The RNA shown here (Glycine riboswitch aptamer) has 90 nucleotides. Its mean pLDDT, the model's own confidence on a scale to 100, is 78.
This record gives sequence, structure tokens and C1' cells, in this order.
RNA sequence: CGGAGGAACUCUGGAGAAUCCCUUAAAUGGGUACCGAAGGUGCAAGGAUUUUACGAUCCGAAUCUCUCAGGUAAAAGGACAGAACAAUGU
Repeated sequence: CGGAGGAACUCUGGAGAAUCCCUUAAAUGGGUACCGAAGGUGCAAGGAUUUUACGAUCCGAAUCUCUCAGGUAAAAGGACAGAACAAUGU
């Protein structure tokens, strides 16, 4: 100089959906409705094993899907992005 989807820590930005109802001294309890962007489930192409073949089993991505977990004022959290840092290399 350069900046890999490397990145533990630091800084910045960062969406959705109830300040719902009941109970209670209080919700860390219960109910209904809802949201997807912590985490988790599912799988397309493709691949592997097996079978004469059909087929079977397994592997297999996402901001898709499910809503288990989590969440539905603020705060916190928050995928992801940027800064900073930074490997090989020059």
C1' cells in the first nucleotide's frame, strides 16, 4: 500500500408487532391477538451411499418457511451494515 464475508472486544446506524385483558402486595403468573432481524426447525438445485431398475437413506442456503425459543411504549436486546482493527500478500 492493500483489506479476506476475517473479526473476540470498542464506536455508529438498525425494522416489525398490545404501554391489550384478568389476577395479584408485586408479576418473573394466566388469557387472547400479533411480530421476525438473537438462537433454533424445515428444504431447492446439487452431492453421497445403496438398488438391475423403480426407489430408499443421508448431506445440503437464505433476510424464504415455522414460530419452539424470543419479542410487541421507553430502556435493553437486535440480524445486518459502516467505522475502527486486521491475515495472506506487495